[in-house]
Predicted 3D model of a 116-nucleotide RNA (Guanidine-I riboswitch aptamer) from an uncultured Peptococcaceae bacterium. Model confidence (mean pLDDT): 81 of 100. The sequence was found by an Rfam model in a public genome assembly.
RNA sequence: AGAAAGUGUACCUAGGGUUCCACGCCGGGUUGCCCGGCGGUUUGGUCCAAGCGGUACAGGCCGCACAGCUUUUACGAAAGCGCGGCUACACCGGUCGGGAUAAAAGCCCAGGCGGG
Numbered sequence: 001a002g003a004a005a006g007u008g009u010a011c012c013u014a015g016g017g018u019u020c021c022a023c024g025c026c027g028g029g030u031u032g033c034c035c036g037g038c039g040g041u042u043u044g045g046u047c048c049a050a051g052c053g054g055u056a057c058a059g060g061c062c063g064c065a066c067a068g069c070u071u072u073u074a075c076g077a078a079a080g081c082g083c084g085g086c087u088a089c090a091c092c093g094g095u096c097g098g099g100a101u102a103a104a105a106g107c108c109c110a111g112g113c114g115g116g
Base pairs, nucleotide, nucleotide: 007058008057009056010055011054012053015048016047020045021044022042023039024038025037026036027035028034029033059087060086061085062084063083064082068081069080070079071078072077089111091115092114093113097109098108099107
């Protein structure tokens, strides 16, 4: 000076907005309700949701076992099943810019870019 890796899915949470539901206000009607309009500066339900939040499962790396079982077989053997350990770290600019969805976000671009 440069590169690679730092995993995936599901269910959640912080958080997010407003397509639908609900709720509120206004108007109309055939008035315990229905229709339309406005409101997310409406607690909520559906919905979206974290690289640096959680849980589970899987994956990856390393070690042990190499006895037994399953499958394949060119009969040399090969693959899988078992147990254990690890899966670290992640600050600032940014309340920036762009993108999707109805719309927005800690979602995606992005562990970007710049700095430490």